Two RNAs folded together computationally: RNase P RNA and transfer RNA, 434 nucleotides in total. It holds a member of the Rfam family "Bacterial RNase P class A". The family's RNA type in Rfam is ribozyme. Rfam links the family to the GO terms ribonuclease P activity, tRNA processing and dimeric ribonuclease P complex. Model confidence (mean pLDDT): 79 of 100.
């Protein structure tokens, strides 16, 4: 200096006018809206959107209805250890594969417990065994050879039954070798993000859960269960006590209000030669820090600041004077993760390559 | 806010335990008939299986992820 790997921060900044929307404290106990339950309404002081609030892909808090314990199902997850309320998330660290590296990726347990699947090509594709060539080895022929009888022929010597076989030739059977090629594989193995097995984890809905007020209705129908005691309630494995209605479904009403809901919690800063490699934990101290229910958290001017750009001016380093932009996005019961989007800016640790000393 | 399904050729839908070149009805297009057009016969075209990654020898199909569209909930009694 070039090109790259992994963290870790910010998400314009400040006046001035004008609004939205919570809290707290005081003063008032009255006034407005409303059928009502309830809300509103003064002055002071003071909070007000993010790193992903996004998606809703996982995990808990919470709150219902279920539940005696266990098992089967079903769904999740998986190297080995560890953090945590949990988790699929995070740290470490074996192994595997990409990278020259610094790094990165991995649903990475069992295929000696069983089942299934492998198009097309190929002799053969998951049960196993042999389409083809070699050699080797016994055996078999209406093969070939040799050949007592026997014909044939003057002769040499032809043929040839029964039979035999050193060589040859064909047939199959055994035994060893090799390989023709095809494929992702070729007898050994491959897929469990196929069934399945092991080993942990989950009951099942979800804040439009869920408790309560107002106001309204047709208290109608239909099923189920119920005085052989459902239901619902005190004390709780039973005993009491009230008990004639319960449950669901259609059909009817209503589209209001409160609570849950945000001051105390898996909360935030800061510290610590605190324990750990590290996720993290543990001590001390300080703070309380968004909240609505058609949905607040903006608008409107100014000045600087970044970033492209036009025009002047100056040798030059810059100076002037304008234009355009200032990302992705917006809490909705809270809360730990992951995913996906992001104009740009600042630092930090590391690798690699070229070059100098 | 919350919860569940869809997505394959212009359209509507099919795709079997993952296999060789994804069909199927309309419809488009080109002929045939017919004086002409519709019907009707005939031939033929048309595909980023919603997008990326992944397991896998091989993915519409299994499996993570994004993205579009649809559809379902409150209370009283």
């Nucleotide at each position: 200096g070039a090109a790259g790997u992994c963290g870790g921060c910010c998400a314009g900044a400040c006046c001035g006018c004008c609004g939205c929307u919570g809290g707290u404290g005081c003063a008032a106990u009255c006034g407005u809206g409303g059928a009502a339950a309830c809300a509103c309404g003064g002055c002071a002081c003071u909070g007000g959107a993010g790193g992903a609030a996004c998606g809703u892909c996982c995990g808990g808090a919470c709150u219902g209805c279920g539940c005696a314990g266990g098992a089967c199902a079903g769904c999740g997850u998986a190297g080995c250890a560890g953090g945590u309320a949990a988790c699929a998330c995070c740290u470490g660290u074996c192994c595997a594969c990409c990278g020259u590296g610094a790094g990165g990726u991995g649903a990475g347990g069992a295929u000696c417990a069983g089942a299934g699947c492998a198009a097309c090509a190929g002799a053969g594709a998951c049960g196993a065994g042999u389409c083809c060539c070699u050699u080797g080895g016994g055996g078999c022929u209406g093969c070939a050879c040799c050949g007592a009888a026997g014909g044939c022929g003057c002769a040499a010597g032809c043929c040839g039954c029964a039979g035999g076989u050193a060589c040859g030739a064909g047939c199959a059977c055994c035994a060893a070798g090799g390989g023709g090629g095809u494929g992702a594989a070729a007898c050994g193995g491959g897929c469990a993000a196929u069934c399945u097995c092991u080993a942990c984890g989950c009951g099942c809905a979800g804040c439009a859960a869920u408790a309560c007020c107002a106001a309204g209705u047709a208290g109608g129908c239909c099923a189920g269960c119920g005085u052989u005691g459902a239901u619902g309630u005190g004390g709780u494995u039973c005993c009491g006590c009230a008990g004639a209605g319960c449950u669901g479904g259609c059909g009817g009403g209503u589209a209001g209000g409160u609570a849950g809901c945000a001051u105390c919690g898996a909360g935030c800063c800061g510290g610590g030669u605190g324990g750990g490699c590290g996720a993290c934990c543990c001590c001390c101290g300080g703070c309380c820090c968004a909240g609505a229910g058609u949905a607040a958290u903006g608008g409107c001017g100014g000045u600087c600041a970044c970033a492209u750009u036009g025009g002047g001016g100056g040798c030059g380093a810059c100076c002037c004077c304008g234009a355009u932009g200032c990302a992705c996005a917006g809490a909705a019961u809270c809360c730990g993760g992951c995913u996906u989007a992001u104009c740009g800016g600042c630092g930090g640790a590391c690798u690699u390559c070229a070059c100098a000393u | 806010g919350g919860c569940g399904c869809u997505u394959u050729a212009g359209c509507u839908c099919a795709g079997u335990u993952g296999g060789u070149u994804a069909g199927a009805g309309c419809g488009a297009u080109g002929g045939a008939a017919u004086c002409a057009u519709a019907a009707u016969c005939c031939a033929c075209a048309g595909g980023u299986c919603c997008g990326g990654g992944g397991u896998u020898c091989g993915a519409g199909u299994c499996c993570c992820u994004g993205a579009a569209g649809c559809g379902c909930c409150a209370c009283c009694a």